This is a predicted structure of a 137-nucleotide RNA (SAM riboswitch aptamer (S box leader)).
It matches the Rfam family "SAM riboswitch aptamer (S box leader)". From the family's description: The SAM riboswitch is found upstream of a number of genes which code for proteins involved in methionine or cysteine biosynthesis in Gram-positive bacteria.

[in-house]
RNA sequence: AUCUUAUCAAGAGCAGGCGGAGGGACCAGCCCGAUGAAGCCCGGCAACCGACCCCAUUGGGGGCACGGUGCUAAUUCUUGCACGUUUAUUCGUAUUUUUCCGCUUGGCGGAACGUUGAAUGAACGGAGAGAUAAGAA
Numbered sequence: 001a002u003c004u005u006a007u008c009a010a011g012a013g014c015a016g017g018c019g020g021a022g023g024g025a026c027c028a029g030c031c032c033g034a035u036g037a038a039g040c041c042c043g044g045c046a047a048c049c050g051a052c053c054c055c056a057u058u059g060g061g062g063g064c065a066c067g068g069u070g071c072u073a074a075u076u077c078u079u080g081c082a083c084g085u086u087u088a089u090u091c092g093u094a095u096u097u098u099u100c101c102g103c104u105u106g107g108c109g110g111a112a113c114g115u116u117g118a119a120u121g122a123a124c125g126g127a128g129a130g131a132u133a134a135g136a137a
Stems, first nucleotide, its partner, number of pairs: 002136007013042001016041003022032003026080001028078002043072003048068003052062004076129001081126001083125010098112006
């Protein structure tokens, strides 16, 4: 680095120490930061795996936090897609029907409802991307 499965709405230091300017994966935004960023240590949160207890069949359940990770601003901060549903706006469309208006009353022109197409925005859902754990070749 690739694949599989699960999870991603909760939680955790506004005075902890070292450190010094950057950080929030990437894009675009929007934020955080000298009232001190990243990183390291300490503290804390959670409980994926191990270990432990129970039932038992590979498995299921339980508590703990001893070991291995993880996490500790904002929903995974929002977004990214020739995706779906609903909805709003705008533009266009057939000119059949309906209604209304105008006229040179032959019909013609215009408008509205309705039909249908597109674009954009919003909400919800899904996918994609990403993160973490456990496993695989």